[in-house]
Context: one part of a larger RNA
Molecule: small-subunit ribosomal RNA, 5' domain
Organism: Balneolaceae bacterium
RNA sequence: GGAUGAACGCUGGCGGUAUGCCUAACACAUGCAAGUCGAAGGAGAAGGCAGCUGCUUGCAGUUGCUGGAGACUGGCGGACGGGUGAGUAACGCGUAGAUAACCUGCCUUUGCCUGGGGGAUAACACUGCGAAAGUGGUGCUAAUACCGCAUAAUGCAGCGGGGCCGCAUGGCCACAGUUGUUAAAGGUUUCGGCCGGGUAGAGAUGGGUCUGCGUGCUAUUAGUUAGUUGGUAAGGUAAUGGCUUACCAAGGCGAUGAUAGCUGGUCUGAGAGGAUGAUCAGACACACUGGAACUGAGACACGGUCCAGACUCUUACGGGAGGCAGCAGUGGGGAAUUUUCCGCAAUGGGCGAAAGCCUGACGGAGCAAUACCGCGUGAAGGAUGACGGCCUAUGGGUUGUAAACGGCUUUUGGGCAGGAAGAACGCCCGGGUUUCGACCUGGGGUGACGGUACUGCCUGAAUAAGCAUCGGCUAACUCCGUGCCAGCAGCCGCGGUAAGACGGAGGAUGCAAGUGUUAUCC
Numbered sequence: 001g002g003a004u005g006a007a008c009g010c011u012g013g014c015g016g017u018a019u020g021c022c023u024a025a026c027a028c029a030u031g032c033a034a035g036u037c038g039a040a041g042g043a044g045a046a047g048g049c050a051g052c053u054g055c056u057u058g059c060a061g062u063u064g065c066u067g068g069a070g071a072c073u074g075g076c077g078g079a080c081g082g083g084u085g086a087g088u089a090a091c092g093c094g095u096a097g098a099u100a101a102c103c104u105g106c107c108u109u110u111g112c113c114u115g116g117g118g119g120a121u122a123a124c125a126c127u128g129c130g131a132a133a134g135u136g137g138u139g140c141u142a143a144u145a146c147c148g149c150a151u152a153a154u155g156c157a158g159c160g161g162g163g164c165c166g167c168a169u170g171g172c173c174a175c176a177g178u179u180g181u182u183a184a185a186g187g188u189u190u191c192g193g194c195c196g197g198g199u200a201g202a203g204a205u206g207g208g209u210c211u212g213c214g215u216g217c218u219a220u221u222a223g224u225u226a227g228u229u230g231g232u233a234a235g236g237u238a239a240u241g242g243c244u245u246a247c248c249a250a251g252g253c254g255a256u257g258a259u260a261g262c263u264g265g266u267c268u269g270a271g272a273g274g275a276u277g278a279u280c281a282g283a284c285a286c287a288c289u290g291g292a293a294c295u296g297a298g299a300c301a302c303g304g305u306c307c308a309g310a311c312u313c314u315u316a317c318g319g320g321a322g323g324c325a326g327c328a329g330u331g332g333g334g335a336a337u338u339u340u341c342c343g344c345a346a347u348g349g350g351c352g353a354a355a356g357c358c359u360g361a362c363g364g365a366g367c368a369a370u371a372c373c374g375c376g377u378g379a380a381g382g383a384u385g386a387c388g389g390c391c392u393a394u395g396g397g398u399u400g401u402a403a404a405c406g407g408c409u410u411u412u413g414g415g416c417a418g419g420a421a422g423a424a425c426g427c428c429c430g431g432g433u434u435u436c437g438a439c440c441u442g443g444g445g446u447g448a449c450g451g452u453a454c455u456g457c458c459u460g461a462a463u464a465a466g467c468a469u470c471g472g473c474u475a476a477c478u479c480c481g482u483g484c485c486a487g488c489a490g491c492c493g494c495g496g497u498a499a500g501a502c503g504g505a506g507g508a509u510g511c512a513a514g515u516g517u518u519a520u521c522c
Base pairs, nucleotide, nucleotide: 001522002521003520004519006518007517008516009515010514013375014374015373016372017371018370019368020367021333026331027330028329030328031327032326035076036075037074040073041072047066048065049064050063051062052061053060054059055058083286084285085284092215093214094213095212096211097210098209099208102207103206107203108202109201110200111199112198113197114196115149117147118146124139125138126137127136128135129134155181156180157179158178159177160175162173163172164171165170186195187194188193223253224252225251228250229249230248231247232246233245234244235243262282263281264280265276266275267274268273288309289308290307291306292305311322312321313320314319339365341364342363343362347361348359349358350357351356378408381405388399389398390397391396413459414458415457416456417455418454422449427444428443429442430441431440432439433438466511467510468509469508470507471492472491473490477506478505479504480503481502487494488493
């Protein structure tokens, strides 16, 4: 000198764009943050309309139609999105490869198929236990829920011979060779279709696993390891493998302990390098602490389940409930870090045929000079160089064109008026094309921000300057007070009676809505 997620002192006009618990991965009141589908299924409340009956003449009952709440079965999604960095010195990350050792829901594409049956069960009704959370019994019922049967190959498994190839284990192809085995679900319709289901091949996307190299400090830490290192066999996995087990051999490692999440990047530097890893982006790990599996294409699963523990709440003392490192917010810790806001209008995501619903992702607004950038606090004139202040050699000098003063402008402020872009769709009403999938086109409608940005007019210099420093380094000097006192100080050092270094004043210098200090890095 540059930099910061900064803090503190003094001061503070506006706008734009960013950023905002670095500490206790401490504990959390309250609300919200993951649902959706009635075009899979049964059932169906309130309400509405019409009819009938009764009468107390506007109510009750009942029938039909409509309606569709809240639940239930089922499907898809809750493995994404959002948070945090505790752990981890590791194939965790980065980079380059391997997979001839693997998986992949939804999506695209291609071939074939979608036949015929069965038994249940929730909801519901009745009923039992329990304070509650909840749970049991009996009876009824549906399905794209569940289970047999049929059919089936270019699937899978076994056997057989053939061809091609490679990188060692091996891989690929055809012989529709042969034997065995494995599947399905319907819904809707304007009857044209549309949405589905099963199986097989290919693709795309996403992942799993393995390997070379790189990845902080200490030797005043030198030994460590028994599933340990390797082999054979078996099991297990989507898959290789001590991943697990039995047996055999005796090997293997440079550790162990303490610190830290990694990278793209960021800061600095001419570079080499050094430091760092907030925001944004990629992969990783974690979800009160520890452990475990279930479901599923995918989890060993933040707002799922089970067990144990600590803590909190509740209880009828038998038992139960909970997990903000989601968004706000609270207490606590701390030098220190924001609103219990608005909206799904846009972008994106989930579900749905769609309308649409959900979305604290996201879009916005609020708070904070926290940072960067921009603007303003007036501009041109104006000398008797006024008054006042300060200094003085008492002549004057300086503050100083500064002020006053007369003309000008109006950014900003205040007032009035107009007023967006972000909107493209989906949807509705027309027209045209069509391979019937859809596409083109005209109109209507859709905005949280927001009556915001922006624009015009009126008004009046009106509403707007501080902080630090002035001995040298280092730009900027005098007077008074004090008298090794009070004090200053980054280093050198100032102060003991003429202090340019302490305190005040006048003046000056630097930066400026900031300016100094502290901390840290280069």